[in-house]
Molecule: Guanidine-I riboswitch aptamer
Organism: Lederbergia galactosidilytica
RNA sequence: AAAAAUGUUUUCUAGGGUUCCGCAAUUUUUAAUAUUGGCCUGGUCCGAGAGAAAACUCACGCUAGUCGUGUCACGGAAGGAUAAAAGCCUGGGAGAA
Numbered sequence: 001a002a003a004a005a006u007g008u009u010u011u012c013u014a015g016g017g018u019u020c021c022g023c024a025a026u027u028u029u030u031a032a033u034a035u036u037g038g039c040c041u042g043g044u045c046c047g048a049g050a051g052a053a054a055a056c057u058c059a060c061g062c063u064a065g066u067c068g069u070g071u072c073a074c075g076g077a078a079g080g081a082u083a084a085a086a087g088c089c090u091g092g093g094a095g096a097a
Base pairs, nucleotide, nucleotide: 007056008055009054010053011052012051015046016045020043021042022040023037024036025035026034058070059069060068061067062065072092074095078090079089080088
């Protein structure tokens, strides 16, 4: 310097907030309704390149199959989406090694 599957999807998890539900407080004659609260455990929700599993696909190999192999991965600030935030997206980016 060049090439490269460092592949795609799904279901989850760490994590994340607060649209909806629930919960709590206030108002109200109780309730309903309304307002506020995520320094509310939670359900819904978002969710990993550097987390997990599965399916598919690709490359290579020979024993030709319901086959085998496919290692690694430190990382801001800032901006963006959604109701909002984030290990989401920009991004295996800048940078470092």